[in-house]
Context: one part of a larger RNA
RNA sequence: GCAAGUGAAUUUUAACGAAGAGCAAGCUUAAGCUGGCUAAAGUGAAGGCGAAGAGAAAUCGAGUCUUUUUGGCGAUUUAAAGUUCUUUAUUAAAUACCCGAAACCGGCUGAUCUAAGUUUGAGCAGGCUGAUAUUAUAGUGGCAACACUUUUUGGAGGGCCGAACCCGUGUAUGUGGCAAAAUACUGGGAUGACUUGAAUUUAGGGGUGAAAGGCCAAUCAAAGUCGGUUAUAGCUGGAUUUCUGCGAAAUCUAUUGAAGUAGAGCGUUUUAAAAAGAAAUUCUGGGGUAGAGCACUGUGUAAGUAAGGGGGAGUUUAUCUCUUACCAAACUUUAGCAAACUCCGAAUACAGAUUUUUUAUUUAGAGCAGACAGAGUAUGUAUGCAAAGAUUCAUACUCAAGAGGGAAACAGCCCAGAUUGAAAGCUAAGGUCCAUAAAAUAAUUUCAGUGGUAAAGGUGAUUUUUUCUCUGAGACCGUCAGGAGGUAGGCUUGGAAGCAGCCAUCCUUUUAAGACAGCGUAACAGCUCACUGACCUAGAUUAAAAGUCCCGCCAAUUUUGAGGGCUUAAAAUUAUUACCGAAGCUUCAGACAAUAUAUAUAUAUUGUGGUAGCAGAACUUUCCGUAGAUUGUAAAAAUUAUAAUGAAAAUUAUAAUGAAAAUAUCGGAAGUGAGAAUACUUGU
Numbered sequence: 001g002c003a004a005g006u007g008a009a010u011u012u013u014a015a016c017g018a019a020g021a022g023c024a025a026g027c028u029u030a031a032g033c034u035g036g037c038u039a040a041a042g043u044g045a046a047g048g049c050g051a052a053g054a055g056a057a058a059u060c061g062a063g064u065c066u067u068u069u070u071g072g073c074g075a076u077u078u079a080a081a082g083u084u085c086u087u088u089a090u091u092a093a094a095u096a097c098c099c100g101a102a103a104c105c106g107g108c109u110g111a112u113c114u115a116a117g118u119u120u121g122a123g124c125a126g127g128c129u130g131a132u133a134u135u136a137u138a139g140u141g142g143c144a145a146c147a148c149u150u151u152u153u154g155g156a157g158g159g160c161c162g163a164a165c166c167c168g169u170g171u172a173u174g175u176g177g178c179a180a181a182a183u184a185c186u187g188g189g190a191u192g193a194c195u196u197g198a199a200u201u202u203a204g205g206g207g208u209g210a211a212a213g214g215c216c217a218a219u220c221a222a223a224g225u226c227g228g229u230u231a232u233a234g235c236u237g238g239a240u241u242u243c244u245g246c247g248a249a250a251u252c253u254a255u256u257g258a259a260g261u262a263g264a265g266c267g268u269u270u271u272a273a274a275a276a277g278a279a280a281u282u283c284u285g286g287g288g289u290a291g292a293g294c295a296c297u298g299u300g301u302a303a304g305u306a307a308g309g310g311g312g313a314g315u316u317u318a319u320c321u322c323u324u325a326c327c328a329a330a331c332u333u334u335a336g337c338a339a340a341c342u343c344c345g346a347a348u349a350c351a352g353a354u355u356u357u358u359u360a361u362u363u364a365g366a367g368c369a370g371a372c373a374g375a376g377u378a379u380g381u382a383u384g385c386a387a388a389g390a391u392u393c394a395u396a397c398u399c400a401a402g403a404g405g406g407a408a409a410c411a412g413c414c415c416a417g418a419u420u421g422a423a424a425g426c427u428a429a430g431g432u433c434c435a436u437a438a439a440a441u442a443a444u445u446u447c448a449g450u451g452g453u454a455a456a457g458g459u460g461a462u463u464u465u466u467u468c469u470c471u472g473a474g475a476c477c478g479u480c481a482g483g484a485g486g487u488a489g490g491c492u493u494g495g496a497a498g499c500a501g502c503c504a505u506c507c508u509u510u511u512a513a514g515a516c517a518g519c520g521u522a523a524c525a526g527c528u529c530a531c532u533g534a535c536c537u538a539g540a541u542u543a544a545a546a547g548u549c550c551c552g553c554c555a556a557u558u559u560u561g562a563g564g565g566c567u568u569a570a571a572a573u574u575a576u577u578a579c580c581g582a583a584g585c586u587u588c589a590g591a592c593a594a595u596a597u598a599u600a601u602a603u604a605u606u607g608u609g610g611u612a613g614c615a616g617a618a619c620u621u622u623c624c625g626u627a628g629a630u631u632g633u634a635a636a637a638a639u640u641a642u643a644a645u646g647a648a649a650a651u652u653a654u655a656a657u658g659a660a661a662a663u664a665u666c667g668g669a670a671g672u673g674a675g676a677a678u679a680c681u682u683g684u
Stems, first nucleotide, its partner, number of pairs: 001684006011094005017088007026049003032043003053060002063073003097238002100235001104228006115202009124192001126161003129157001133153001136150001138149004165189003170185004204220001206216003241618006251264005266370001267368007277358004282353004291344001292342002297338003302333003308327002310324005315318001374399007382391002404415003419590004424586003430580003433564002439577007451566001457551002460549007469540002478535005484508003489503003514529001517528003591608007619673001621670005629663003638657008
C1' cells in the first nucleotide's frame, strides 16, 4: 500500500411541547402484599395534578389584600377540561455522539544502567628527569652554629615521554547503520582528586551531583507502574441506507468577550387571524446630503483708502512737526476654499394616503434550529501614498450554498438559474480566415502589425469640416528690373554717412522706394527686406475643430490578442442583412408536489439548483410474535454470474457452487446500514 472484519446520537430519571389512546369534573396510583411466571392479573387512596382565589399570616371567600382617594391579584359572559399512559422532538443531570492531551493526586516497584558514599580485594611494559636528605681527611667564608663549591650516595613528584588500562579532541564514514551513539585515522590522562572486581547504602518534590538541570535501568524542569479515570479540552479530526418539500447566516446588542455563548434579525414546521403583503401611478410630509454660495464661523488673493506701529530728519524736547522702496487693524471693491461654515438647496431614499395590478404574502402564538471567521465586483465615504488581491462603513449584485455558455485557462466579471429523457427547433452573452460551430454586402479611415499596454508635451504625419483675407481691374509662388533725391537729417563722437547712442522722423521726384526691418564696415563701401513694374497664370492664404497614426517609450517569466496567420483586412468607424451559439425558451414523451375546478378519477395552472439546517415518506439488517402454519434432500441459507422490475434505498427470477435449514404477511424490539477518524485488529 491492499484486503477482510471492528468502528461513533445510546440508556435512566425528571421537565416541557406534539401525535395517539383510556376515563372525564374528575384523572391516577407509589412502595408493599397476593399470585402466576418471565410483557399477566388483582390488591394497595398514602400521595400527585385539576375543579377558587386573595393575603406575609391569622383569616375570609367569587372575592380578597392594603388603605380609605383608590389600586394590585382573581372571578363574571358565550361557556367549561382536565388527568393517566404510550410513541416521539428538545432540554437538565449523569462518561452522554466517538477518538485525542500536556497535566493533578494516591499506593507500590526500581541504584545489575548511572551519581555519590562505605567495606574488602586487584591493576599500572619500558624509558627520562634527579627535589629534600646524605658521604668526604677536599676547598672557600665564619670565633662558632652553619652556608656555599666540588664530590659520594639517594630516589621525591596530583613530574616528563609512552603501551596495557581509562577517556573521547578533531575529521571522515555511517544515518531503514555493524551499532536506538558504532568504525577508521588523529587525540587526552597513564603513581593518581588514578582505574577497576565483589558486596553494600542513599528513592521520586525524594536521592545523588568538582553543578551540565546532569544522572536515578535506551524514560527526567520531577522515574516507572497500577489506580482515581471514559480526568477535562469553548480546540483539531471523524460520524455509516434512499427519496421528497422548504431553505439560511457570516449582522446588531451584551459578555474576563473576541476560535465561545446568550437575546434580537435571517430558516423551518405547525396553529390561529384573515388580506394586513409586494410593485407601480398620483398626492401629502419632514429633512440639510450632492451641488452651489460666502450672508455667519474660519481660512485666504489683489487693489484702494487708512487708524496704529517700525525706520529717518528737524528743532522750540513736546501727549511736538515733517517724512517713508517697511508692517498693517477696520472699511470699500475684487479670484477663491471648508467633514466638524450655510443666505440657499436637489435627485433618490423614507413615512402616510389614493388608484391600479398581482397564480401573494403578512402578523401573532408554539416546537426545532443553524449562524454571529465571510469573499469579490460596481458606486458613495473613511484610514493609507488619490498604494495594495490592504483595512473600514453604506447600497446593490454574484459566489458562499449555483451547475450550463462566454472571458485561452480563471469561486466573486458578462449571459443564464440544471425535475427526467430525446441524434428536434429558436435565441442570450459572445462570435462567424484556420485550429473551431457560423458571413457577407456597402462606404470611409489606418501602413503604425497601429489594432494587440500608459501621461504631460510635440513649429510631427495625414483625412475631413468650418473659417479669415486676397484674387481675370491677374492673387500666391517663381523669373527679370527698380528700390531714388534734399542728405553724411540734427546732436554726440577720434569716427557715427539708414543700421553704438540721444532728439526729430519731414519734404521732393516717382509706377514705387522707411530720415530704414536684417547682415556687413574702424568709418565709408557692399548684400538683402519693405514697396513697385513686367512676364506667367488659377486659385492662394489665415485661424480653428474633429478622426486616425507617429514620437515621447528598443527592458527585463521565451509571456505573447493563448497560437497560426491577417494590410481596399481576418484592423478601426458607420450602415444593413444572414448565420452559429447554453442544462435559457419552444416542441415531443414521462415523474413528483401544491393550488383550483370538476369529481372519484381526470383536467388546468404554477412549481421541482442547493451547504448549515427544519419537516415528511420509505428501503434494508439481527431478534421476537404471527409460526405445532408455510417453503425445503424433486436441494434451505450463503456465494458467484446473468436477466428483469422499481424514482431510489432495493426486490424478484434463472443457472452454477453448496449440503440443512429458511421464512411470507402484519406488528413489535434494536449492539440496524462505513470510504474517510496520520482510526483499531488480523492477513498479505
Model confidence (mean pLDDT): 82 of 100. This is a predicted structure of a 684-nucleotide part of an RNA (large-subunit ribosomal RNA, domain II) from Colpomenia sinuosa. A source record names the gene rnl. The source organism's lineage runs through Eukaryota, Ochrophyta, Ectocarpales, Scytosiphonaceae and Colpomenia. RNAcentral holds the full RNA, with entries from ENA.